[in-house]
RNA sequence: GAAGUGAUUCAGGCGGUCGCUGAUCGCCUCUUAAAACGGCGAUUGGAGGAAAGUCCGAGCUCCAAAGGGCAAGGGUGCCGGGUAACGCCCGGUGGGGGUGACCCCAAGGAAAGUGCCACAGAAAAUAGACCGCCUCGGUUCGCCGAGGUAAGGGUGAAAAGGUGCGGUAAGAGCGCACCGGGGCACGUGGUAACACGGCCUGCAUGGUAAACCCCACCCGGAGCAAGGCCAAACAGGGAGCGCGUCUAUGGGCUGGAGACAGUCCGCGAAGAUGCGGGGGCUGCCCGCUCCUCGUCUCCCGGGUAGGCCGCUCGAGGCGCUUCGGUAACAAAGCGUCCAGAUGAAUGGCUGCCACUUAUGAUUUGGGCGACCGAAUCGAAAGAACAGAACUCGGCUUACGGAUCACUUCGGCC
Numbered sequence: 001g002a003a004g005u006g007a008u009u010c011a012g013g014c015g016g017u018c019g020c021u022g023a024u025c026g027c028c029u030c031u032u033a034a035a036a037c038g039g040c041g042a043u044u045g046g047a048g049g050a051a052a053g054u055c056c057g058a059g060c061u062c063c064a065a066a067g068g069g070c071a072a073g074g075g076u077g078c079c080g081g082g083u084a085a086c087g088c089c090c091g092g093u094g095g096g097g098g099u100g101a102c103c104c105c106a107a108g109g110a111a112a113g114u115g116c117c118a119c120a121g122a123a124a125a126u127a128g129a130c131c132g133c134c135u136c137g138g139u140u141c142g143c144c145g146a147g148g149u150a151a152g153g154g155u156g157a158a159a160a161g162g163u164g165c166g167g168u169a170a171g172a173g174c175g176c177a178c179c180g181g182g183g184c185a186c187g188u189g190g191u192a193a194c195a196c197g198g199c200c201u202g203c204a205u206g207g208u209a210a211a212c213c214c215c216a217c218c219c220g221g222a223g224c225a226a227g228g229c230c231a232a233a234c235a236g237g238g239a240g241c242g243c244g245u246c247u248a249u250g251g252g253c254u255g256g257a258g259a260c261a262g263u264c265c266g267c268g269a270a271g272a273u274g275c276g277g278g279g280g281c282u283g284c285c286c287g288c289u290c291c292u293c294g295u296c297u298c299c300c301g302g303g304u305a306g307g308c309c310g311c312u313c314g315a316g317g318c319g320c321u322u323c324g325g326u327a328a329c330a331a332a333g334c335g336u337c338c339a340g341a342u343g344a345a346u347g348g349c350u351g352c353c354a355c356u357u358a359u360g361a362u363u364u365g366g367g368c369g370a371c372c373g374a375a376u377c378g379a380a381a382g383a384a385c386a387g388a389a390c391u392c393g394g395c396u397u398a399c400g401g402a403u404c405a406c407u408u409c410g411g412c413c
Base pairs, nucleotide, nucleotide: 001409002408003407004406005405006404007403008402009401010400012353013352014351015350016349017348018347020046021045022044023043024042025041026040027039028038048385052396053395055394056393057392058391059390060223061222062221063220067286068285069284070283073219074218075217076216077215078092079091080090081089082088093107094105095104096103097102108214109213113212114211115208116207117206130153131152132149133148134147135146136145137144138143161179162178163177164176165175166174180203181201182200183199184198186197187196188195189194227309228308229307230306236300237299238298239297240296242275243274244273245272246271247270250265251264252263253262254261255260276292277291278290279289280288281287316338317336318335319334320333321332322331324329355382356381360377361376362375363374364373365372366371
């Protein structure tokens, strides 16, 4: 000097001027009065590090309240820890990529079963003989036939483990040594995943589960357009909804503070209860519960687009400190309230400064020279991605500048 890797941090600062909006306080207006809305004034707050994606997890709300099981569907998938929780984060193990700093993993099971591996190739897993090698026979000497073979070559992403020695007609784990694979109620270390070592074994011999599937664990549904309150307006119509038992020393209604009084009631009222019917709890079963002449269920039709709440005090955030932990993070202390709009506020104009900045200017170091370096000035120009909408914890994607540490390469001293 160049190329890279990891991390941190900022997302301009200080003013002027006009405007918007929340909160608090004060005043004014409408109104019987008050409040809301509205107007004026003062003080004070007002978009991100991703607000994006809507991919996960929750808080919160409703499904009237609560439970058990099954199925379907979905999710996760090595071990340990963190967290309210997660598919997230941290550390580790195993595997992969890179010269390296470092990065990535959809990381259980292929010996339960089913499927797929194009083309090429002889053959793609119950998978082989195209070329070749060896033996025998024939021969017109070019080759043909039979048998053996899978070491060599070819095709392919992948072809019945690798290297070597022996052996063989030629070969082959055919045998042996080492490596690899498989197995072990083996030893050591580790919480564990696992690692190292030991013993046995010629060897269950491709890949693919981000194919179906199997195994382990987890999961109610819907969502702030959730859900409430107020005001206003309209137009309702049709269908469904049963059988028994008990009660007059009882039950219902009215008056009464009450004691009581009056009245009605078994063909029927009212109450209780059993079965049934309808509804609710994602689907089904059990179970529970509501209704059964109504505040029910189903179908058809009409009206309402207004205002308020939810709405921002939180598993809070941020800053500093102490202590524990490799870390993620946890605990404690102190300080600080840090947007709530609703067709959608947080803006427009402008001055100075800051940041980046080639050519250039000034000063200066080294060098014989060519040239190399440092500091200062510096106008024009540039200044990325991108706007909260219930809130929070993550992930993913987009993107400008600064700083620190580390790796590799080249040159000089």
Description
Model confidence (mean pLDDT): 75 of 100. The RNA shown here (Bacterial RNase P class A) has 413 nucleotides and comes from a Deltaproteobacteria bacterium. The organism belongs to Myxococcia, within Bacteria. Rfam family: Bacterial RNase P class A. Rfam links the family to the GO terms dimeric ribonuclease P complex, tRNA processing and ribonuclease P activity. The model forms 95% of the base pairs in the Rfam consensus. The sequence was found by an Rfam model in a public genome assembly.